[in-house]
RNA sequence: GGGCUCGUAGCUCAGUCGGUAGAGCGUCAGGCUCUUAACCUGAUGGUCAGGGGUUCGACCCCCCUCGGGCCCG
Repeated sequence: GGGCUCGUAGCUCAGUCGGUAGAGCGUCAGGCUCUUAACCUGAUGGUCAGGGGUUCGACCCCCCUCGGGCCCG
């Protein structure tokens, strides 16, 4: 230098064919308990890496950039 792949909540990851973004863990509050843990209930969660384009509408499609991983030279 060229190619492939990944980037979504504090962490690990879903999100099919474009239609208002979810789970588990965590955190907080309450219940239960002599207390803690466990368990139960509720709450809390986001610039979808950044910018631009297409579209009535983009996490999703197109282009550029940034970062991680792999391959070729």
The RNA shown here (transfer RNA) has 73 nucleotides and comes from an archaeon. The coordinates come from a structure-prediction model, not an experiment, and the mean pLDDT is 80. The RNAcentral record of the sequence draws on ENA. Rfam family: tRNA. From the family's description: Transfer RNA (tRNA) molecules are approximately 80 nucleotides in length. Rfam classes the family as a transfer RNA.